[in-house]
RNA sequence: CACUCAUCAAGAGCGAGUGAGAGAUCCGGCUCGAAGAACUCGCGGCAACCCCCGAUGAAGCGGGACGGUGCUAAAUCCGGCAGGGCAUAGACUCUGGCAGAUGAGCG
Numbered sequence: 001c002a003c004u005c006a007u008c009a010a011g012a013g014c015g016a017g018u019g020a021g022a023g024a025u026c027c028g029g030c031u032c033g034a035a036g037a038a039c040u041c042g043c044g045g046c047a048a049c050c051c052c053c054g055a056u057g058a059a060g061c062g063g064g065a066c067g068g069u070g071c072u073a074a075a076u077c078c079g080g081c082a083g084g085g086c087a088u089a090g091a092c093u094c095u096g097g098c099a100g101a102u103g104a105g106c107g
Stems, first nucleotide, its partner, number of pairs: 001107001003105006013043005021032003026080004044072003049068002051064004076099001081096005
């Protein structure tokens, strides 16, 4: 980096350094930010994908949290594409898709 599968409306922040942007990309919104963003480090925490234990024919299930990841503003912040509610359009709403993130497997 490609592919496959699963999940993505729950949950969990303080300190130090630093100093102007940030929320993946483009566009449109909206929001966070000098009362300190992003990032780095330290220490916490959340969760339970891998993992461990139990039970099981299997899938799924119950429990655990030393270890490997991950995460710790807002639904993946929301929309963009297609279709439905729906009848002109818009708005609203629902479903699916695209894109993305994380994990596991594989090349």
The RNA shown here (SAM riboswitch aptamer (S box leader)) has 107 nucleotides and comes from an Anaerolineae bacterium. The sequence was found by an Rfam model in a public genome assembly. The model forms 97% of the base pairs in the Rfam consensus. The prediction has a mean pLDDT of 85. Its Rfam family is "SAM riboswitch aptamer (S box leader)". Gene Ontology term of the family: regulation of gene expression.